[in-house]
This is a predicted structure of a 350-nucleotide part of an RNA (small-subunit ribosomal RNA, central domain) from an uncultured Candidatus Saccharibacteria bacterium.
Context: one part of a larger RNA
């Protein structure tokens, strides 16, 4: 160097964009760098290997051969890879015509519920629990009616559904805006895939400044329970949860399954297109493309299971793993206001 792996045993970066690099469809010509063949030079000696010989043998030594798998020069070959030139249309992109959608941002707006306040009716309880008590209430509560104010979240529709790269996204309307799919085969003509570094996004919690605060609720206080109860239950309750701007950058960030492309029996749901046939015009059947589920063939797998949405058969590129603990640690470095994050050992132990 080659050889093994990564759903659950150690192992897929949280996700995407993209630089270098690696890899790359099809045809013809050219070149001859890689590649292959011939020749020449060199590849010191010793060592190694083979044959023979010398010390009684062996180690050791001597002679000869082979080898030194390499490098250089030169002459050729041209299938493959590369370079150059000219093409092609299947990959990719663009145009045109349609379609679906909680995709994103900003603004406006709606009803139910909850809480508080004001007023009316009304009187002794209410609330809470396994049972209670703390708590609220004759300074008139709970209940009920009318009105006002506030903040947050959007019942039904709703789905095994949709959209998004992931995180994630749900009342309604408007404006701005990203992507996808189908059809058409009109245009460009390999423009592609992956992606070390790098950049952007990234739930919740947390941090900074300024607002906001109905409900909920870490901390905290009290009532219970209990041997105790720094808990589970109850009554309260502050950060926080909400908004704007700026940080943080982590999750069982999960499909615990990297991305791209091709190939490989099927059955049955469902979403969005296109097309065709039938129709009682409600709809139904077939074909096909793109998604999303269930079950299963071959095959794979240690098994579980996966199975055209592969964990099957292959190719390209990246990331990662190498017994358990020590250790998602120490030190150093980078980043951060901090909390901390990222990178990441060893002694020792088993």
């Nucleotide at each position: 160097c080659u050889g093994g792996g990564c759903g659950u045993a150690a192992a897929g970066c949280g996700u995407c964009c993209g630089u270098a690099g690696g890899u790359g469809g099809u045809u013809u010509g050219u070149u001859a760098a890689g590649u292959c063949a011939g020749a020449g030079g060199u590849g010191a000696a010793a060592u190694c290997c083979c044959a023979g010989g010398g010390c009684c043998c062996a180690a050791c030594c001597c002679u000869g051969g082979a080898a030194c798998u390499g490098c250089c020069u030169u002459u050729g070959a041209u299938a493959c890879u590369g370079g150059c030139a000219a093409g092609c249309u299947g990959g990719a992109g663009c145009g045109c015509g349609a379609u679906a959608g909680a995709g994103g941002a900003a603004g406006a707006u709606g009803g139910a519920a909850u809480a508080u306040c004001u007023g009316g009716u009304g009187u002794a309880g209410g609330g809470g629990u396994g049972a209670a008590a703390u708590c609220c209430g004759u300074a008139g509560a709970u209940a009920u009616c009318a009105g006002a104010u506030a903040g947050a979240a959007c019942a039904c529709c709703a789905a095994u559904g949709g959209c998004g790269a992931a995180g994630g996204c749900a009342g309604u309307c408007u404006u701005c805006u990203g992507g996808a799919u189908c059809g058409u085969c009109g245009c460009u003509g390999a423009c592609a895939c992956u992606g070390a570094g790098g950049g952007a996004c990234g739930a919740a919690a947390g941090c900074g400044u300024g607002g906001g605060u109905a409900g909920c609720a870490a901390a905290c206080a009290g009532a219970a329970u209990u041997a105790g109860a720094u808990a589970c239950u109850c009554u309260g309750g502050u950060a926080g949860u909400c908004c704007a701007c700026g940080c943080c950058c982590u999750a069982a960030a999960c499909g615990a399954u990297g991305c791209a492309u091709g190939c490989u029996u099927g059955u049955u749901g469902u979403u969005g297109g296109u097309u065709u046939c039938c129709u009682u015009c409600g709809g139904g059947g077939g074909a096909u493309c793109a998604g999303u589920g269930a079950c299963g063939u071959a095959g794979c797998u240690a098994a579980c299971g996966c199975g055209u949405u592969a964990a099957g058969c292959a190719u390209g590129c990246c990331g990662c793993c190498u017994g358990g603990g020590g250790a998602c640690u120490a030190c150093g470095a980078u980043c951060g206001c901090a909390a901390g994050a990222u990178u990441a050992a060893a002694a020792c132990u088993u």
Its Rfam family is "Bacterial small subunit ribosomal RNA".